[in-house]
About this RNA: This is a predicted structure of a 73-nucleotide RNA (transfer RNA) from a Synergistaceae bacterium. Model confidence (mean pLDDT): 81 of 100. The organism belongs to Synergistaceae, within Bacteria. It matches the Rfam family "tRNA". From the family's description: Transfer RNA (tRNA) molecules are approximately 80 nucleotides in length. The family's RNA type in Rfam is transfer RNA.

RNA sequence: GCGGAAAUAGCUCAGCUGGUAGAGCAUUAGCUUCCCAAGCUAAGGGUCGCGGGUCCGAAUCCCGUUUUCCGCU
Numbered sequence: 001g002c003g004g005a006a007a008u009a010g011c012u013c014a015g016c017u018g019g020u021a022g023a024g025c026a027u028u029a030g031c032u033u034c035c036c037a038a039g040c041u042a043a044g045g046g047u048c049g050c051g052g053g054u055c056c057g058a059a060u061c062c063c064g065u066u067u068u069c070c071g072c073u
Base pairs, nucleotide, nucleotide: 001072002071003070004069005068006067007066010025011024012023013022019056027043028042029041030040031039049065050064051063052062053061
């Protein structure tokens, strides 16, 4: 230099034939218990790496770019 993969909640990940973002764990509150843990219920938490474009509508498609990993030279 060329090609490919990954980036989404605090963590691990799903969602990618475009329709407005979820799960588990964790956190907080309540119930339960003499207390703790466990269990049950509920809640909070996201500019979907960043910037632009297409579209009525983008995590998803297109272009550029950043970081990490793999391969080729």